[in-house]
């Protein structure tokens, strides 16, 4: 220098196939249950989808630039 993959809730990851309501589990909080707790059950909270710009009626998804992480290859010597 070139190529590929990844970035979504506090954490681990879906949703990309075909652009069309942003989700699950765990964690946290509240409740039920219990003599108290654990376990179990019910409910709630939690998101600028890494950032900017573009395309589109509509972008997590497509295009482009940048940032961060990982992997591979090359150049000089």
């Nucleotide at each position: 220098a070139g190529g590929c993959c990844c970035g979504u809730a506090g954490c681990u990851c879906a949703a990309u196939u075909u652009g069309g309501c942003a989700g699950a589990g765990c964690a946290u909080c509240g409740g039920a249950u219990u003599c108290c707790a654990a376990a179990u059950c019910c409910g709630a909270c939690g998101g600028c989808u890494g950032g900017g710009g573009g395309u589109u009626c509509g972008a997590g998804u497509c295009c482009u630039c940048c940032c961060g992480g990982g992997c591979c290859u090359g150049c000089c010597a």
Predicted 3D model of a 77-nucleotide RNA (transfer RNA) from a Candidatus Brocadiia bacterium. The RNAcentral record of the sequence draws on ENA. Rfam family: tRNA. Rfam classes the family as a transfer RNA.